This is a predicted structure of a 72-nucleotide RNA (transfer RNA) from Candidatus Harrisonbacteria bacterium RIFCSPHIGHO2_01_FULL_44_13. Rfam family: tRNA. The family's RNA type in Rfam is transfer RNA. Rfam's curators write: Transfer RNA (tRNA) molecules are approximately 80 nucleotides in length. Taxonomically the source falls in Candidatus Harrisoniibacteriota (Bacteria, Bacteria candidate phyla). The prediction has a mean pLDDT of 80.

[in-house]
RNA sequence: CCCCUCGUAGUUCAAUGGACAGAAUAGAAGGUUUCUAACCUUUAGAUGGGGGUUCGAUUCCUCCCGAGGGGA
Numbered sequence: 001c002c003c004c005u006c007g008u009a010g011u012u013c014a015a016u017g018g019a020c021a022g023a024a025u026a027g028a029a030g031g032u033u034u035c036u037a038a039c040c041u042u043u044a045g046a047u048g049g050g051g052g053u054u055c056g057a058u059u060c061c062u063c064c065c066g067a068g069g070g071g072a
Base pairs, nucleotide, nucleotide: 001071002070003069004068005067006066007065010025011024012023013022018055027043028042029041030040031039048064049063050062051061052060
């Protein structure tokens, strides 16, 4: 310098262009318990940034940022 893949909750992962972006785990509150753990109920939390296409974008296009891989 060129090519490819990836970026979603604290973490690990889902979501065919269309329902309130959903699970597990972690967190908080309550219940249960002598206490803790476990269990039950409730609850807060996310699409890397800009622009474009579209009635509608996590998804498609483009630029930037970041991570990984390959080639020279």